The RNA shown here (c-di-GMP-I riboswitch aptamer) has 90 nucleotides and comes from a Chloroflexota bacterium. It was read from a public genome assembly, where an Rfam model found it. It matches the Rfam family "c-di-GMP-I riboswitch aptamer". Gene Ontology term of the family: cyclic-di-GMP binding. The prediction has a mean pLDDT of 85.
RNA sequence: CAAUGAUAAAGGCAAACCCGGUGAAAACCGGGGGCGCAAAGCUAUGGGUCUAACACUGUUUUAAACGGUAAUGGCUGCCAGGCUGCCGAA
Repeated sequence: CAAUGAUAAAGGCAAACCCGGUGAAAACCGGGGGCGCAAAGCUAUGGGUCUAACACUGUUUUAAACGGUAAUGGCUGCCAGGCUGCCGAA
């Protein structure tokens, strides 16, 4: 330096669920919690996936209501890609 990751050490993150808040929703933020994680650090670039307020559209005389399409809204703790990084045994 590269590959690798231990029943090591020092630290780190935090699923479900609960409380408060934001949001149309998905979801996110703060506190508690701890299932797990060696990139569960960052990045929506490709795939995937969730949601559908607005818009378009169907039913309908219209409105309302319900249905359909569709990210411009999310998810990196779904898989890849890119960038960066702690420790150290075999």

The organism belongs to Chloroflexota, within Bacteria.